[in-house]
RNA sequence: CCGGUCAAAGGCAAAGCCGCCGAAAGGCGGUGACGCAAAGCUACGGGCCUAAAUUCGCAGUCGCGAACAAGGCAGCCGGGUUGCCGUAA
Numbered sequence: 001c002c003g004g005u006c007a008a009a010g011g012c013a014a015a016g017c018c019g020c021c022g023a024a025a026g027g028c029g030g031u032g033a034c035g036c037a038a039a040g041c042u043a044c045g046g047g048c049c050u051a052a053a054u055u056c057g058c059a060g061u062c063g064c065g066a067a068c069a070a071g072g073c074a075g076c077c078g079g080g081u082u083g084c085c086g087u088a089a
Stems, first nucleotide, its partner, number of pairs: 004085001011036002016031006034075001040081003044078003047073004054067005
């Protein structure tokens, strides 16, 4: 340097439940561990989720459907970027 195993030290924390924020997706904190060698950071490409507002259509008080400004997911894949350990080969 490459690489990541029945090694060690240390780390993260899915679902569920509780509280708070949000229209929602979702986020934050606590609890809890399904998993993770970048499950650190970053929405740049693809993908997925939401759609209060707005527009259009239907309806004709409340509603329904579609599109969408916008928002979200880094634990969907890829890219970029930073970084712990020092075992086996």
The RNA shown here (c-di-GMP-I-GGC riboswitch aptamer) has 89 nucleotides and comes from a Bacillota bacterium.
The coordinates come from a structure-prediction model, not an experiment, and the mean pLDDT is 83.
Taxonomically the source falls in Bacillota (Bacteria, Bacillati).
It was read from a public genome assembly, where an Rfam model found it.